Source information:
Model confidence (mean pLDDT): 81 of 100. This is a predicted structure of a 608-nucleotide part of an RNA (large-subunit ribosomal RNA, domain I) from Bipolaricaulia bacterium (SeqCode).
Context: one part of a larger RNA
């Protein structure tokens, strides 16, 4: 000094475990916030550093449940006090309290500070203090009120009402890339995507044919399955990629602008008495009417056109007041009263009670205190074991043999599982009932009578969206510049035009079938298993650290069944060790389960 063994150190794989991940199913919720959120920032315990909890009433207050013997939160023990069968702690529901910053909102600011005004209150004149109020937009309303004697306009002021701002994916809309790939690149992809903005909902968009088909038809929207990588677009390249039609999921229809009538209100026109006042007579008003226009009610909503008006034909028509200047006839219209119908997600609209059912706490809840003897005064042991849930042997229960735990592997020991009950308060669902709202007259025919969404439809040009890249280019959108018809219309059927079909734009609203899951619960898993799985099982992790910032972002789990965590002695200033003791075990001794492996050290043995 090298190679072998052994036995130690060291180090931390490896196996086995998991309060924790991660993928999914169900089903709930699907929103918080100017009554100040989300998220913090100081704070609060008797001694109090962190987390948790809570707010100056502060690990808590009240109430009303549920529970029933212990508590005064974990880390984390301990001192010292204390509360509880007059029912605590603890869950569950509804309250009270809730600094400071934060949209932050009296103004300011380097968050969590710091400076004001108003009103009331305090013994209150003054400081002080305590309480409230006092952003700014938008929409009602109100009172003042210019330029300009008007208009009650522009402004001011005040009072009410609402928003703001956060939230994980999903939607909807307004901008909108480049890496890419075409094996270069420009047109094209990549993509209407990343991403910016703006907005809403538990879903959102869309949605009741100016749809599509094809001479036969269908009959909102959306979703999913073929149709089908098909027609097709395409430096016809790379690539993008439909519809008709079928199959299924769910099903729902509706309302308004105009006509017309009536009231109210403006303007403008009319008289010597006139069109008027529902109609015939007769009396009576009459600035009544008439036109244009605003508003509120009724009427109405369609394409084999529909509604309105007018004329004519037919069935029908509870009851009672009122009114349509009087007074007869006739027609009409409002209001009650019975009768009927339908409603709350649209078709109008807001609550209230009652019943069930459910959700937020809980409770019952079956079955071996089995044996494993042999002797012994009596105690303790006595199948293996430190410990039985193993092992033998014999019961049992079962609407329950999911699963967890207990000193090894328990259906009968525990907490549960099957199967049952069970809310004082919220909450959610259904049902009825108040309620509320509509109808109580309607059909047919005829009419070249009115009325059916204008700066729109088309057109041209420039752009965009369809499978459609400017093409024979239709169809949707929008700028700019042109600009109709009006029902004897009008649009569309892929240039166009004709015949045929089919459909009415130019206003609205409209569950379900669909996406998504920050969050709740419950359940699975040929998911991990601490270098895995969440970045992140711990004791403080989005923490320590790094960066000015924006942002990056860690490492690290295991004694033992149970602390019984090693009194007491010895060496040592300590650590650390020996000893004694606990344990089934201490090479389980406290970064402790197993403890490979590089690396170190003793020893032995062979070589040099």
């Nucleotide at each position: 000094g090298g190679c072998a063994g052994a036995g130690g150190g060291u180090g931390g794989a490896u196996g086995c475990c998991u309060c924790g991940g991660c993928a999914g199913c169900u089903g709930g919720a699907g929103g918080c916030g100017a009554u100040g959120a989300a998220g913090g920032g100081c704070g609060u315990g008797g001694c109090a550093g962190g987390c948790u909890g809570c707010g100056a009433u502060a690990a808590g207050c009240c109430u009303c449940g549920g529970g029933g013997a212990g508590c005064c939160g974990c880390c984390g023990a301990g001192c010292a006090g204390g509360c509880g069968u007059u029912g605590a702690u603890c869950c569950g529901a509804g309250g009270a309290u809730u600094c400071c910053c934060g949209a932050a909102u009296g103004g300011g600011g380097c968050a969590a500070c710091c400076c004001c005004c108003c009103g009331c209150g305090u013994g209150g004149a003054a400081g002080g203090c305590g309480c409230g109020g006092g952003a700014u937009c938008c929409u009602g309303g109100g009172c003042u009120g210019a330029a300009c004697u008007g208009a009650g306009u522009a402004g001011g002021c005040c009072c009410a009402g609402g928003a703001g701002g956060c939230g994980a994916a999903c939607c909807c809309g307004g901008g909108g890339a480049a890496g890419u790939g075409a094996a270069g690149c420009a047109u094209c992809u990549c993509a209407g995507u990343a991403c910016c903005c703006g907005g809403a909902g538990g879903a959102a968009a869309a949605g009741a044919a100016a749809u599509c088909a094809a001479c036969u038809g269908a009959g909102a929207u959306u979703c999913c399955c073929c149709a089908a990588g098909u027609a097709g677009c395409g430096g016809c390249g790379a690539g993008c990629g439909a519809a008709c039609g079928g199959g299924g999921a769910a099903c729902a229809g509706c309302c308004c602008a105009a006509a017309c009538c009536a009231c109210c209100g403006g303007a403008g026109u009319g008289u010597a008495a006139a069109a008027g006042g529902c109609c015939g007579c007769a009396c009576c008003c009459g600035u009544u009417g008439c036109u244009c226009u605003g508003g509120u009610g009724g009427g109405g909503u369609u394409g084999u056109a529909g509604g309105c008006c007018g004329g004519c034909u037919c069935c029908u028509u509870u009851c009672c007041g009122c009114c349509c200047g009087u007074g007869c006839g006739g027609g009409g219209g409002c209001g009650g009263a019975g009768g009927g119908a339908a409603g709350u997600u649209a078709c109008a609209a807001a609550g209230a009670g009652g019943c069930g059912c459910u959700c937020u706490a809980g409770c019952c809840g079956a079955a071996c205190a089995g044996c494993u003897u042999g002797u012994a005064a009596a105690g303790u042991c006595a199948c293996u074991g430190g410990a039985a849930a193993g092992a033998g042997c014999g019961a049992c229960c079962g609407g329950a043999g999911a699963g967890g735990g207990u000193g090894a592997c328990a259906g009968u020991c525990c907490c549960g599982u099957a199967g049952g009950c069970g809310a004082a308060a919220g909450g959610g669902c259904g049902u009825c009932u108040c309620c509320u709202u509509c109808c109580c007259g309607g059909a047919g025919c005829c009419g070249a009578g009115c009325c059916u969404g204008a700066g729109u439809a088309c057109c041209g040009u420039c752009g965009g969206a369809c499978u459609c890249g400017a093409g024979a280019a239709a169809u949707c959108c929008g700028g700019c510049g042109g600009g109709a018809a009006g029902c004897a219309g009008g649009g569309g059927g892929g240039a166009c035009c004709a015949c045929c079909c089919u459909c009415c734009a130019a206003g609205g609203c409209u569950a379900a079938a669909u996406a998504c899951u920050c969050c709740c619960a419950g359940c699975u898993g040929a998911c991990c298993g601490a270098u895995a799985g969440u970045g992140a099982a711990u004791a403080u992790a989005g923490u320590a650290c790094c960066g000015c910032g924006a942002g990056g972002g860690a490492a690290a789990g295991g004694u033992g069944a149970a602390a019984a965590g090693a009194a007491c002695c010895c060496c040592g200033g300590a650590a650390g060790g020996g000893g004694a003791g606990u344990g089934a075990a201490a090479u389980a001794g406290a970064g402790c389960c197993u403890g490979a492996a590089a690396c170190c050290c003793u020893c032995u043995g062979c070589c040099c």

Source information: The source organism's lineage runs through Bacteria, Bacteria candidate phyla, Candidatus Bipolaricaulota and Bipolaricaulia (SeqCode).